[in-house]
Context: one part of a larger RNA
RNA sequence: UGAACGCUGGCGGUAGGCUUAACACAUGCAAGUCGAGCGAGAAAGUAUCUUCGGAUAUGAGUAGAGCGGCGGACGGGUGAGUAACGCGUAGGAAUCUACCUAGUAGAAGGGGAUAGCCCGGGGAAACUCGGAUUAAUACCGUAUACCUCCUUAGGGAGAAAGAGGGCCUCUCUUGAAGCUCUCGCUAUUAGAUGAGCCUGCGUAAGAUUAGCUUGUUGGUAAGGUAAUGGCUUACCAAGGCUACGAUCUUUAGCUGGUCUGAGAGGACGAUCAGCCACAUUGGGACUGAGACACGGCCCAGACUCCUACGGGAGGCAGCAGUGGGGAAUAUUGGACAAUGGGCGCAAGCCUGAUCCAGCCAUACCGCGUGUGUGAAGAAGGCCUUCGGGUUGUAAAGCACUUUAAGCAGGGAGAAAAAGCUAUAGGUUAAUACCCUACAGCCGUGAUGUUACCUGCAGAAUAAGCACCGGCUAAUUCCGUGCCAGCAGCCGCGGUAAUACGGAAGGUGCAAGCGUUAAUC
Repeated sequence: UGAACGCUGGCGGUAGGCUUAACACAUGCAAGUCGAGCGAGAAAGUAUCUUCGGAUAUGAGUAGAGCGGCGGACGGGUGAGUAACGCGUAGGAAUCUACCUAGUAGAAGGGGAUAGCCCGGGGAAACUCGGAUUAAUACCGUAUACCUCCUUAGGGAGAAAGAGGGCCUCUCUUGAAGCUCUCGCUAUUAGAUGAGCCUGCGUAAGAUUAGCUUGUUGGUAAGGUAAUGGCUUACCAAGGCUACGAUCUUUAGCUGGUCUGAGAGGACGAUCAGCCACAUUGGGACUGAGACACGGCCCAGACUCCUACGGGAGGCAGCAGUGGGGAAUAUUGGACAAUGGGCGCAAGCCUGAUCCAGCCAUACCGCGUGUGUGAAGAAGGCCUUCGGGUUGUAAAGCACUUUAAGCAGGGAGAAAAAGCUAUAGGUUAAUACCCUACAGCCGUGAUGUUACCUGCAGAAUAAGCACCGGCUAAUUCCGUGCCAGCAGCCGCGGUAAUACGGAAGGUGCAAGCGUUAAUC
């Protein structure tokens, strides 16, 4: 150190966890939302009636579809490719930018379809075809044009859509006109944000790679693009790069940073953050403000699955999980409570982003495994010169303490909102509606048996690993006999081995200790 292996293992906090096959994937979930854009619209159940066939009401304008809008270009993953304007840094001009903010002007009057539903046909299925009928903030003309674009400077071209709340007047089932508020719509200007493009400089190794290039280098014209440009095409010229290393080959995502070091440097680019690239392999475009689009479309290849053999379906480098590879890397968990995102007026819905939990001594940090006293220096072990020495205050005994673990009780913070009521202000014809501010009330926690605090009992539940020839802190006995073995280097072992194996003792670290691998 993103480590692995061996032995061992009490607790907590904070982090981290497929470095290998960008290998193949069962299963579930990971992107929806809006009824305040639109038309249409079930069933079960329950109740009543019934000619027993059914009907009515409720369920319910609910569920589930469809058209339409916005979002699926964010968020999440991976590092295959890429030695490149890819990245880093400093600049530049020829551009676009949905939603958001500010401003100006406008929102008139019409039309034809189509999905769904219904009827019919084909198909094993996926699905698909025909007919009839219907709506819109879907689609298409007309009018108008502050403005925008084009222009031969005369002129020409170009929009739009409504929905909801409240009041009032008519009709009075309902709806229509008017006023007003909120949201939405059209054109355009400016901003903000995001993105595209260009350039200077920097950015691995190899010369056992020395020449490379024909859209190649430049010009003119045209096309194309949001925009510059051989970006593309035609014609013309023959240029362009290179020993300051072109071309070729190999390797590699880049950076902030990380590790190490006194520094200069060296090595690396896990986690976190910025940029880039990719989404089974290769190619292509469509839609759109934005993609040439991980959970969209089309074609081709490989692979897997279904099939009635005619034809179809799929893409975990999202989160879990499986097989495989490997020395090696976790749960098919909980919640949207918080933060953030999408949609929505809002309530809210969705969110494997995220927040949490589970597993792993993987790392770092903290704590504990008791404290004091205790010499008959007990027993046992080991050694012995047989006198004793050592293990050793160590144990036992006595007196205490209760952290952590255990049991019981209490108990923050992460929560602010939203909603209701009252008041004030804004808007308005208005004391409706709506918005804002303030006050009161109500009230939302996955984590969670939370952190933390208090009480209870009892030393009770908690120590290992490596080494002891020199380097290098720490030595004796027995066994073995160049055998068995050790070993990082020097080297030990052939009968008295401080070096092998065991024991006793000692040394060093300690919930770890050693070994291996790698780097400074």